[in-house]
A computed fold for a 73-nucleotide RNA from a Candidatus Nomurabacteria bacterium, annotated as transfer RNA. It matches the Rfam family "tRNA". From the family's description: Transfer RNA (tRNA) molecules are approximately 80 nucleotides in length. Its mean pLDDT, the model's own confidence on a scale to 100, is 82. NCBI's taxonomy places the organism under Bacteria, Bacteria candidate phyla, Candidatus Nomuraibacteriota.
RNA sequence: GCGGGCAUAGCUCAGCUGGUAGAGCAUUCGACUGAUACUCGAAAGGUCCUAGGUUCGACCCCUAGUGCCCGCA
Repeated sequence: GCGGGCAUAGCUCAGCUGGUAGAGCAUUCGACUGAUACUCGAAAGGUCCUAGGUUCGACCCCUAGUGCCCGCA
């Protein structure tokens, strides 16, 4: 230099041919217990990497950029 993959909650990851963003763990609160633990219930937590574009509507499609990984040279 060329090609490909990944980027979504604190962490690990889903998200179906474009239609109001989810799970598990962790955190907080509650139930249970003499008290813990376990278990159960609930809550909180998001600029979907950045900036444009297409569209009535974008995590999803298009363009450019950034970071990480892999391959070729």